[in-house]
RNA sequence: CGCUAUGUUUACUAGGGUUCCGCUGGCGGCGCAGUAUGCCGGGACUGGUCCGAGAGUAAACCGCUUCGGCUUACCGGAGUGACACGGAAGGAUAAAAACCUGGGAGAU
Numbered sequence: 001c002g003c004u005a006u007g008u009u010u011a012c013u014a015g016g017g018u019u020c021c022g023c024u025g026g027c028g029g030c031g032c033a034g035u036a037u038g039c040c041g042g043g044a045c046u047g048g049u050c051c052g053a054g055a056g057u058a059a060a061c062c063g064c065u066u067c068g069g070c071u072u073a074c075c076g077g078a079g080u081g082a083c084a085c086g087g088a089a090g091g092a093u094a095a096a097a098a099c100c101u102g103g104g105a106g107a108u
Stems, first nucleotide, its partner, number of pairs: 007061006015051002020048002022045001023042005062081008083103001085106001090100002
């Protein structure tokens, strides 16, 4: 200096905003049976739905090493899958974010 590999998915969480629900302020209407909804705001509104991690958690699968079984071409057991500081700007969605860009630019 070059090549290969350090995996995939799901669920959840940190986190996120505000399309919907709820909550809340105002306007208006109804309050009588058979009629009542609605409109404009608020996410420095706890929340439900929703989005959600390369550097978070767990599980399953998968890979690798090894042992045993079976005479099968698979089954099972154990182990292992390291390390990881990170802008700004931009993108999607209703909108935003530790999402994507991106194990990027950089830093060590």

Background: The RNA shown here (Guanidine-I riboswitch aptamer) has 108 nucleotides and comes from Paenibacillus whitsoniae. Model confidence (mean pLDDT): 82 of 100. Taxonomically the source falls in Paenibacillus (Bacteria, Bacillati, Bacillota, Bacilli).